[in-house]
Predicted 3D model of a 105-nucleotide RNA (THF (Tetrahydrofolate) riboswitch aptamer) from uncultured Lachnoclostridium sp. NCBI's taxonomy places the organism under Bacteria, Bacillati, Clostridia, Lachnospirales, Lachnoclostridium.

RNA sequence: GCAGAGUAGGAAUAUGCGCGUCAAGUGCCAGCGGGACGGGGAGUUGCCGGCUGGACGAAAAGUAAUGGAACCAUUGCUUGCGGUGCAUACUCCGCAUCCCGCUGC
Numbered sequence: 001g002c003a004g005a006g007u008a009g010g011a012a013u014a015u016g017c018g019c020g021u022c023a024a025g026u027g028c029c030a031g032c033g034g035g036a037c038g039g040g041g042a043g044u045u046g047c048c049g050g051c052u053g054g055a056c057g058a059a060a061a062g063u064a065a066u067g068g069a070a071c072c073a074u075u076g077c078u079u080g081c082g083g084u085g086c087a088u089a090c091u092c093c094g095c096a097u098c099c100c101g102c103u104g105c
Stems, first nucleotide, its partner, number of pairs: 001105004009093003013089006019082003028054005034048002039100004060079009
């Protein structure tokens, strides 16, 4: 000098266990406050939670038991639905950036 690896985190798929379907969650906006960010240091206008407020907003069906008068209610099960949560596996993206380092040639 050239090439490369590795973080937080994000995305897709599969499996398992849940939650909601009496609408929480997810996604969007604003404010407040916090955390993490390759091996070391710094660290944002980037990343991820928490709290508060706002706008928008979704799909149920079947079946069994019990109660009571049709029919309804409660609970369970099955199949769905939700830009649903967590875990595991696998693949992909990825230190915003600055300084130093690591591996190979």